Source information
The RNA shown here (Glycine riboswitch aptamer) has 93 nucleotides and comes from Oceanobacillus luteolus. Rfam family: Glycine riboswitch aptamer. Rfam's curators write: This family represents the bacterial glycine riboswitch. Glycine riboswitches usually consist of two metabolite-binding aptamers domains with similar structures in tandem. The aptamers cooperatively bind glycine to regulate the expression of downstream genes. The organism belongs to Oceanobacillus, within Bacteria. Model confidence (mean pLDDT): 81 of 100. The sequence was found by an Rfam model in a public genome assembly.
[in-house]
RNA sequence: AUGAAGAUAAGGGGAGAGAUUACAUCAUUUGAUGUAACGCCGAAGGAGCAAGUUGAAGACGAAUCUCUCAGGCAAAAAGACUCUUAUUGGACA
Numbered sequence: 001a002u003g004a005a006g007a008u009a010a011g012g013g014g015a016g017a018g019a020u021u022a023c024a025u026c027a028u029u030u031g032a033u034g035u036a037a038c039g040c041c042g043a044a045g046g047a048g049c050a051a052g053u054u055g056a057a058g059a060c061g062a063a064u065c066u067c068u069c070a071g072g073c074a075a076a077a078a079g080a081c082u083c084u085u086a087u088u089g090g091a092c093a
Base pairs, nucleotide, nucleotide: 006088007087008086009085010084011083012082013081018038020037021036022035023034024033025032026031039073040072041071045069046067047066048065052060053059
């Protein structure tokens, strides 16, 4: 079962933190990129761990927790999560 979980596609909602400073290049526009410096954020991704399982060791072991490697700090883009529609799926909830 008038179809739950899950998967795929499209559309929507979606927080936090410097429109920081210096130099250089491109653009000429209030911007963009690179390097360096100081200060921050956690909800892409990544990493770490409890109880427990084991005779013991080892191994396994979750996240919106922790770390900030990466990413981000006006707008834009991205964004965990979530909603709607459609397809699949078929009780694996």